[in-house]
Molecule: SAM riboswitch aptamer (S box leader)
Organism: Acidimicrobiia bacterium
């Protein structure tokens, strides 16, 4: 890559280095030099899976996330976890 199940209206941003684009795709509607994306430190959220725990939980590890309902609508649509092939 495929593939099964599960979730997806809650929650949680400063700094530093850069410097133009981001929000998956169309289409809209936003966001952005009062700094986009990305890297790097700290910090927070959550609770898929380990660990602990009799259990209610815990937040110590492995992952994710930290603008708007997955931004809105679309559908052979997309992301994150945990499994098989």
């Nucleotide at each position: 890559c495929g593939u099964u199940c599960a979730u997806c209206a809650a929650g949680a941003g400063c700094g530093g280095c850069u410097g133009a684009g981001g929000g998956a795709c169309a289409g809209g509607c936003c966001c952005u030099u009062u700094g986009a994306a990305g890297c790097c430190g700290c910090g927070g959220c959550a609770a898929c899976c380990g660990a602990c725990a009799a259990g209610a939980g815990c937040a110590c590890g492995g992952u994710g996330c930290c603008a708007a309902u997955g931004c809105c609508u679309g559908g052979a649509c997309g992301a994150u976890g945990a499994g098989c092939u």